A computed fold for a 1478-nucleotide RNA from a Candidatus Aenigmatarchaeota archaeon, annotated as small-subunit ribosomal RNA.
Rfam family: Archaeal small subunit ribosomal RNA. The family has 86 seed sequences and 709 matches in Rfam 15.1.

RNA sequence: AUUCUGGCUGAACCCGCCAGAGGAGGCGGCUAUCCGGGUCAGGCUAAGCCAUGCGAGUCGUGAGGGGAAAGCCCUCGGCGCACUGCUGAGUAAUACCACCUCAACCUACCCUACGGUGGGGGAUAAUCCCGGGAAACUGGGGCUAAUACCCCAUAGGAGAGGGAUUCUGGAAGGACCCUCUCCGAAAGCUAUUAGCAGCUUAAAGCUGCUAAUAGCGCCGUAGGAUGGGAGGUGGUCCUAUCAGGUAGUUGGGGGUGUAACGGACCCCCAAGCCUAAGACGGGUAGGGGCCGUGAGAGCGGGAGCCCCCAGAUGGGCUCUGAGACAUGAGCCCAGGGCCUACGGGCCGCAGCAGGCGCGAAACCUUCCCAAUGCGCUAACGCGCGAGGAGGUGACCCGGAGUGCCCUGGCUCUGCCAGGGCUUUUGCCCAGUGUUAGAAGGCUGGGCGAAUAAGGGGUGGGUAAGACCGGUGGCAGCCGCCACGGUAAUACCGGCGCCCCAAGUCGACUCCGCGAUUAUUGGGCCUAAAGCGCCCGUAGCCGGGCUGGUAAGUCUCUCGUUAAAUCCCAUAGUAAACUAUGGGACUGCGAGAGAUACUGCCAGCCUUGGGGCCGGGAGAGGCCGGCAGUACUCCCAGGGUAGGGGUGAAAUCCUUUAAUCCUGGGGGGACUACCAGUGGCGAAGGCGGCCGGCUAGAACGGUCCCGACGGUGAGGGGCGAAAGCUGGGGGAGCAAAAGGGAUUAGAUACCCCUGUAGUCCCAGCCGUAAACGUUGCCCGCUAGCUAUCGGAGUGGCUUAGAGCCACUCCGGUGGCGAAGGGAAGCCGUUAAGCGGGUCGCCUGGGGAGUACACCCGAAAGGGUGAAACUUAAGGGUAUUGGCGGGGGGGCACACAAGGGGUGGGUUGUGCGGUUUAAUUGGAUUCGACACCGGGAAUCUUACCCGGGGAGACGGCAGGAUGAAGGUCAGGCUGAAGACCUUACCAGACGAGCCGAGAGGUGGUGCAUGGCUACCGUCAGCUCGUACCGUGAGGCGUGCCGUUAAGUCGGUUAACGAGCGAGACCCGUGCCUCAUGUUGCUACUCGCAGCUUCGGUUGCGAGGCACUCAUGGGGGACUGCCCGCGAUAAGCGGGAGGAAGGUACGGGCGACGGUAAGUCCGUAUGCCCCGAAUCCCCGGGGCCACACGCGCAACACAAUGGGUGCUACAAAGGGAUGCCACCCCGAAAGGGGGAGCAAAUCCCCUAAAAGCGCCCCUAGUUCGGAUCGAGGGUUGUAACUCGCCCUCGUGAAGCUGGAAUCCCUAGUAGGCGGGGUUUAGCAAACCUCGCCGAAUACGUCCCUGCCCCUUGCUCACACUGCCCGUCACGCCAACCGAGUGGAGCUCCUGUGAGGGCUGAAAGGCUCGAACAGGAGCUCCGCGAGGGGGGCGAAGUCGUCACAAGGUAGCCGUGCGGGAACGCGCGGCUGGAUCACUCAG
Repeated sequence: AUUCUGGCUGAACCCGCCAGAGGAGGCGGCUAUCCGGGUCAGGCUAAGCCAUGCGAGUCGUGAGGGGAAAGCCCUCGGCGCACUGCUGAGUAAUACCACCUCAACCUACCCUACGGUGGGGGAUAAUCCCGGGAAACUGGGGCUAAUACCCCAUAGGAGAGGGAUUCUGGAAGGACCCUCUCCGAAAGCUAUUAGCAGCUUAAAGCUGCUAAUAGCGCCGUAGGAUGGGAGGUGGUCCUAUCAGGUAGUUGGGGGUGUAACGGACCCCCAAGCCUAAGACGGGUAGGGGCCGUGAGAGCGGGAGCCCCCAGAUGGGCUCUGAGACAUGAGCCCAGGGCCUACGGGCCGCAGCAGGCGCGAAACCUUCCCAAUGCGCUAACGCGCGAGGAGGUGACCCGGAGUGCCCUGGCUCUGCCAGGGCUUUUGCCCAGUGUUAGAAGGCUGGGCGAAUAAGGGGUGGGUAAGACCGGUGGCAGCCGCCACGGUAAUACCGGCGCCCCAAGUCGACUCCGCGAUUAUUGGGCCUAAAGCGCCCGUAGCCGGGCUGGUAAGUCUCUCGUUAAAUCCCAUAGUAAACUAUGGGACUGCGAGAGAUACUGCCAGCCUUGGGGCCGGGAGAGGCCGGCAGUACUCCCAGGGUAGGGGUGAAAUCCUUUAAUCCUGGGGGGACUACCAGUGGCGAAGGCGGCCGGCUAGAACGGUCCCGACGGUGAGGGGCGAAAGCUGGGGGAGCAAAAGGGAUUAGAUACCCCUGUAGUCCCAGCCGUAAACGUUGCCCGCUAGCUAUCGGAGUGGCUUAGAGCCACUCCGGUGGCGAAGGGAAGCCGUUAAGCGGGUCGCCUGGGGAGUACACCCGAAAGGGUGAAACUUAAGGGUAUUGGCGGGGGGGCACACAAGGGGUGGGUUGUGCGGUUUAAUUGGAUUCGACACCGGGAAUCUUACCCGGGGAGACGGCAGGAUGAAGGUCAGGCUGAAGACCUUACCAGACGAGCCGAGAGGUGGUGCAUGGCUACCGUCAGCUCGUACCGUGAGGCGUGCCGUUAAGUCGGUUAACGAGCGAGACCCGUGCCUCAUGUUGCUACUCGCAGCUUCGGUUGCGAGGCACUCAUGGGGGACUGCCCGCGAUAAGCGGGAGGAAGGUACGGGCGACGGUAAGUCCGUAUGCCCCGAAUCCCCGGGGCCACACGCGCAACACAAUGGGUGCUACAAAGGGAUGCCACCCCGAAAGGGGGAGCAAAUCCCCUAAAAGCGCCCCUAGUUCGGAUCGAGGGUUGUAACUCGCCCUCGUGAAGCUGGAAUCCCUAGUAGGCGGGGUUUAGCAAACCUCGCCGAAUACGUCCCUGCCCCUUGCUCACACUGCCCGUCACGCCAACCGAGUGGAGCUCCUGUGAGGGCUGAAAGGCUCGAACAGGAGCUCCGCGAGGGGGGCGAAGUCGUCACAAGGUAGCCGUGCGGGAACGCGCGGCUGGAUCACUCAG
């Protein structure tokens, strides 16, 4: 201490990435009461530039001088100024870190020990005098001292030579001793005492000298301490698209130089040295302690603090010194700035403050040396922008507070008011103690809840709104997913709520999350990923036994790992923080030990490996020879009009004789059958026969060697097809090309030709879906089965190398246990369990592209990025849907038939157009004679005009008269609606603000309800069990069968539900009951007519029949035969009114179509609200150049006209149906009985039948249109009704492509009724009358159901999706060039320095500048080529289904484009057949 969550899908599992949640850093927004602590604050960019002040002095006890005096001033001198402080440019090793070494070194001041401090000399500064200069500064002359300088002595040191051999040591070149040569130390001061001398009148005092004591110094040597110098080993970023680098380079001899080694430097000699364990080059970077994060391993960082390094405007050089190549030293060059008298000078904040600039980004030109510490000093002290202290800053960490109680009120988890309590903090006062000082602190007192809350969020992830208002794919939000197109929990505001809190949130960077770089701890068959294959170098790994060693490994001890940091404990009141003590710091080094394992050394072994022998197998390779069929060409003969080709054709060949047949000859390529699921090879690949050469594997062997092995970065070899070079060859095939078709086009698919090429030799190329998409080697882990090779055993034997069975070894397949896997699948031929080793992967696109390099003659190959862009990309499986996939079944789906539509005229609906308005809806089937939608007003929603109306409340107004009514006049289509004038009457009141009524205003995409269609299709589900990680499957499959998921059988399923069926209604048969208003066989009565037979009407009986109403029966594959599994059921038959669902209807599963309807009603929300409400008049919905749907009537003789004669059913009827009578030619009118109806009426049905006329004609067909007259409904027929009569008589002579309906009382024909209704039917609903034809059959068309298969589809094929072109934006590439920067080298000039020399000079280094060459990088660049991105551009249709020519890979050619074609390859191809396995 390891958890996860959102995002790809219709859903699922997985690969994978994107995003969220944590921590840290600087920055930004809003906000902010107080205290403590801290190593915080111009680090990141400009190591850019700086005004001003300060930041290093001190010593008077070293010395001289000035001065009345004061260390007060000047100078010589000493020490310090090489520390401290700042910064991070450079630096990839001259740095740093760890450890070790110096026998190759230095170290001022300090400590210890020993010794010494003797003698002598000459100058000089200050100062004085005289000068130069604007200044800075500087020249000459004179005086003088010292702890300044010089000489001598001694001590001491250096070199050379020698040394018995003594010491240290691992080892002497060290120490030590002797000799010679050379070099060669020192400084004094102060105090006290004593003495002497000088000055002074004396005292006092001052000065000098001498001595003693004490103190401070000085010199030498040795040692120590401290600080440094040098060396070694190890560690230390990215890049191989940097692979070779190197001339002082590597070493040696001799020198120079240094404190010291060294090629550090010089002369000479040799030719080495480094490098794949990454040299050299490029990029980047100060290193470490540590810091952030993380469980850790790690990853990232290197600010502050500490250590080291480096730098001080860039660069070079030097002096002094113990120490420097010197931040506040010097010289020079460069560039910048300043002063100037133009001659010449001065400066260097990466010190503290402060300024400018730069930027996202960072403070006061403060105080003090009191503390800590440093320098100087004998000391006192002095100095210190080191440091301490304050100020500024939301830098970090820690702590605290912003109140509590009571009462009352209110809109009551709270707010307000009043009262009370507390007082951290705040304000005021005093004291204490501390301090350089101030402040803070602490103690006490007083006042007063007073002085103190924000930021972000509120769709999911993710805690908190299904609140209000605004907005309306806008404005905006958004890390990701996603919100916003009129009800937004997602935008903006308000309210509420959530989180954190003096903070909070954001953009950026880092770590974590990420086991998405995997050492801990991943992968590579299909997700990204196994090199095409083999050989082999380095490396890595390596069988059994014994002995040795102890490098790895393990244990112990010691040293080191600075401090700080971290952990623990204790203390400071807690915390932060600080202090003290302990631990740790996983490391490195040294020593001692252990020896299992690994390594190393030695010896042995045979199992790994290799060799040898034996007989067999094989399309293994190379070379040569031979054979065969087919094809093609040529010749000859025969033969005649075609051949060829296709879906169909054409191009093409052919009377110059083709195709075809026969014979002969030539040529090139290939090798049927055997042939396999077979064999061989490392892979690519290999196929007639024979021979030669050659390689490998398997098996067998009591043989031999003895670990000789495995893998394999680099490297080498082999490597299909295409392609290339040179030379041959060329029959067939065939890119390109030509032609013919197809097509909208057809640069294709099909056809006819046809060149490279395909073949051979020599050479190149080096790639493929080079695939088992599975690297190689070894070991381990159930089997079954087939086959090939070898060996063995047994049996059979037509005795053949024959057949069969079994066993072992090796190979090649299939199925499968365990196990594995995301799954598909793999499974002793692993994708299982282990070991060894190599290669490779790390989201998609950009891209296997660009650049660079290597290879190639070329084509091209190998290696191989980035910018930018993107939330995906991908694998497997699931359910659907779909397929120009398959199988099975079905439907008036087709077929077989009948009748229509599409043409005409008219009616009607729709579109369109028009209009003031032509209200609105419905738009494939499933809108369009639909909204029951036949609108004259009404309807009515539209247009024009006129008028009316506000429940309730508030405010204006109102007895000085509101609202209302009214004569007349005006206005008007009309009107006390309004206006004028006047009257009546008496309380309200629409002028304003709210709020309502009402709305056929909006939203059917907010809804209920109802409806249409899929579909009267046979389906849709559930419970339990089972299978699968899961979505899900099974059940619901299969075999039969059915109209049916209907039933039967079977099956990891067994049952069940909703559907189907059953059920309900009607019709058909029988029966029963009832009998008026129905019926009238039968009986009777009355009346009329009579050809006297009878007949008609009415009435009374009657209920037999018809009919009506109600009830019951009847049909179930029950019976027979056949088929079938003896099943379900099917075919046929009998009986029956009816047969296998009798016929027709009702009934419409789970669901889907955001299907239709807010304009039937209901209803959320929005809107209008004196108009989008209500009423009235008029108009419109009826328009008309057109297009479409539905229908009526026709085009005629199966007809038209006319006369006569039949036969229905079902309905309707009171503002109604109307008998009957009269009038009218008719429509109709006037009278008028009956009937709220089995009673009366509508009500003569029509087609039909029987006659007559018409005679094929735009007609005696057809009736549109128009004219005239008349009738009727209604307030009203002008726009715009219907009917009648007369006249007029249009189009139309059977309807293109296409398309609709129908399987029986059906289609079709004919009429009746009803609905709507005042009136109007060609519409709709319904009723009967007449009444067919055809169905062999099938899935071809259109669709439906089931199973299966493929899929890149899932708003689901009206899907998805590719490329060119056009337009815009972006980044990168190439690019004639052009501008700039840097680095390296060379040359020249050359400031200046070093060495040497007496000097002249010589040698050498060399900044900077100039020129040249090379390399790297940056900017611009006409133009060029591609790429990415961008709601609705163009062309096509490439891919996904067999994607309509299967696709893809490599290669070549071609083409607007996707692409096409050739050759070879792959299955990651559907379908059918064959084969194999269970």
Overview: Its mean pLDDT, the model's own confidence on a scale to 100, is 84.